[in-house]
Description
Transfer RNA from a Dehalococcoidia bacterium, 73 nucleotides, folded computationally. Model confidence (mean pLDDT): 80 of 100. It matches the Rfam family "tRNA". It is annotated as a transfer RNA. Its family is annotated with triplet codon-amino acid adaptor activity in the Gene Ontology.
RNA sequence: GGGUUGUUAGCUCAGCUGGUAGAGCAUCGGACUUUUAAUCCGCAGGCCCCGGGUUCGAACCCCGGACGACCCA
Numbered sequence: 001g002g003g004u005u006g007u008u009a010g011c012u013c014a015g016c017u018g019g020u021a022g023a024g025c026a027u028c029g030g031a032c033u034u035u036u037a038a039u040c041c042g043c044a045g046g047c048c049c050c051g052g053g054u055u056c057g058a059a060c061c062c063c064g065g066a067c068g069a070c071c072c073a
């Protein structure tokens, strides 16, 4: 330098054919327990890496950029 690929909640990851963004763990509150742990119940938490485009409508499609991984040179 060229190519492929990833970026979604604090962490690990889903998200179908474009139509109001989810799970587990963690945090927080409660139950239980002499207390802690474990277990059970509940709440909260993300304008989806950034900018632009297409569309009635974009996490999803297109273009550019940032950062990471892999392959080729």
Stems, first nucleotide, its partner, number of pairs: 001072007010025004019056001028042004049065005